A computed fold for a 74-nucleotide RNA from a Candidatus Saccharimonadia bacterium, annotated as transfer RNA. Its mean pLDDT, the model's own confidence on a scale to 100, is 80. Taxonomically the source falls in Candidatus Saccharimonadia (Bacteria, Bacteria candidate phyla, Candidatus Saccharimonadota). The sequence was found in a public genome assembly.
RNA sequence: CGGGGUUUGGCGCAGCUUGGUAGCGCGCACGCCUGGGGGGCGUGAGGCCAUCGGUUCAAAUCCGGUAACCCCGA
Numbered sequence: 001c002g003g004g005g006u007u008u009g010g011c012g013c014a015g016c017u018u019g020g021u022a023g024c025g026c027g028c029a030c031g032c033c034u035g036g037g038g039g040g041c042g043u044g045a046g047g048c049c050a051u052c053g054g055u056u057c058a059a060a061u062c063c064g065g066u067a068a069c070c071c072c073g074a
Base pairs, nucleotide, nucleotide: 001073002072003071004070005069006068007067010026011025012024013023020057028044029043030042031041032040033039050066051065052064053063054062
């Protein structure tokens, strides 16, 4: 330098193809069950989607630029 992949709550991931209220597990807070522990159950908080711009009535999702990390090639 060329090609490809990934980027979504604290952590690990889904959702993107088929644009229309952002979800799951773990963790966290509170409550309940239990004599207590362990364990189980319920409720809740927490992200507006790496970043900038474009298209659209509407963008995590489509298009372009940039950044970080990973892989392949030179």